[in-house]
Context: one part of a larger RNA
RNA sequence: UUAGGCGAGAUCCUAAGGCCUCACCUACCAAUCUGUUGGUGGCUUUUUAAAUCUACUAUCAAAUCCUAAGGCUUAACCCUAGAUAGGUAAUGGAAAUUAUCGAGCUGGCUAAUGGUGAGGGCAAAGAGAAUUUUCGAUAGAGUGGUAGAAUGUGUAGAGAUCAAAAAGAGUAUCAAUGGUGAAAGCACUCUGUUAGGCCAACACUAACACCAAAAGACAAAAACUAGGGAAGUGAAUGGGAUUGGAUACCUCACUAUUCCUAGUUAUAAGCAAUGGGUACUGGGUGCUGUGCGCAUUGACCCAUGUAGUGUUGUAGCUAAUGCAUUAAGUAUCUUGUUAGGGAGGUACAUUCCCAAUAAUGAAACUC
Numbered sequence: 001u002u003a004g005g006c007g008a009g010a011u012c013c014u015a016a017g018g019c020c021u022c023a024c025c026u027a028c029c030a031a032u033c034u035g036u037u038g039g040u041g042g043c044u045u046u047u048u049a050a051a052u053c054u055a056c057u058a059u060c061a062a063a064u065c066c067u068a069a070g071g072c073u074u075a076a077c078c079c080u081a082g083a084u085a086g087g088u089a090a091u092g093g094a095a096a097u098u099a100u101c102g103a104g105c106u107g108g109c110u111a112a113u114g115g116u117g118a119g120g121g122c123a124a125a126g127a128g129a130a131u132u133u134u135c136g137a138u139a140g141a142g143u144g145g146u147a148g149a150a151u152g153u154g155u156a157g158a159g160a161u162c163a164a165a166a167a168g169a170g171u172a173u174c175a176a177u178g179g180u181g182a183a184a185g186c187a188c189u190c191u192g193u194u195a196g197g198c199c200a201a202c203a204c205u206a207a208c209a210c211c212a213a214a215a216g217a218c219a220a221a222a223a224c225u226a227g228g229g230a231a232g233u234g235a236a237u238g239g240g241a242u243u244g245g246a247u248a249c250c251u252c253a254c255u256a257u258u259c260c261u262a263g264u265u266a267u268a269a270g271c272a273a274u275g276g277g278u279a280c281u282g283g284g285u286g287c288u289g290u291g292c293g294c295a296u297u298g299a300c301c302c303a304u305g306u307a308g309u310g311u312u313g314u315a316g317c318u319a320a321u322g323c324a325u326u327a328a329g330u331a332u333c334u335u336g337u338u339a340g341g342g343a344g345g346u347a348c349a350u351u352c353c354c355a356a357u358a359a360u361g362a363a364a365c366u367c
Base pairs, nucleotide, nucleotide: 001016002015003014004013005012030335032217033216034215038211039210040209042105043104044103045102048099050098051097052094053093054092055091057089058088059087060086066082067081068080070078071077108208113200114199115198116197120194121193122192123191125189126188127171131167132166133165134164136162137161138160142153143152179186180185223264224263225262226261227260228259232258237253238252239251240250275334276333277332278331279330280329283312284311285310286309287308288307289306290305291304293302316323317322340367341366342365349360350359351358
């Protein structure tokens, strides 16, 4: 505001719609690890009483507000008395929780023992296939490349075939939905050395733990500095095509680079676009490591535990896609980070750096 209702009436009642405010939700957000300050912290018990709770006392001017009487004829107003809650302090008390003192426990953590699997790291040695080049032989005109061509290369003998030698880089098959590492990453074989994980059993230590500003370590590719190396590849560059043009796509060459050693840089769609720890919450079905059994002569199958790694899917969650015991579920501890889109990861300034960059990081203005 509209509609209906009760009523003497109203700032009344009901339904629908609108507006304002507050709160909540949502959204966005991390390269990895170590670890200081800091925050948080397992079970049982003793002490203290700081936190906490409680009783009482003091105090928190008056007026105002509230309650109960009273006074103006009533009311407003005035006057008298009282009061809750709350703050601070003293004193007395309580002891569940946090803290504190001492003692103990074993599930978390640590180290040890026995096993085990792996492209985990570092170093050394070796291997074969391919590629290119060189040399020798045979042979004698093309070859190479493309949608089609051309540049290129070849009678100064290429390409092709065979034999020999050298070099550098990368390791086919096995190979997987697989393994491993904190992440980046890691794959031919063997040896040495070294770190961590997982499983098992009984004993050891006895909360020694979790997260983590600052700080540190490591950190693909590209790039930089110095010295090597250089087979193939190949930014830039040059040539040939294509095209209206072609600073491209295609093609022929080729430098830096890619490789090694020693330093630097510190960034990636560094992705699972999901920070880390702990506990709890139906299942089905694979794979990897390992243990056990009522399975077996033995192995497998079967049954079952544990640590990882996949898939499907219930409850629950989510705006939805979807996630779902490896949670994006239910709780809890803790760090970082976010506040409309652009301007802009820009400007200015500082720090770092050989440089290139990187880190921190706005505003005006605009929609």
Overview
This is a predicted structure of a 367-nucleotide part of an RNA (small-subunit ribosomal RNA, central domain) from Terminalia arjuna. The prediction has a mean pLDDT of 81.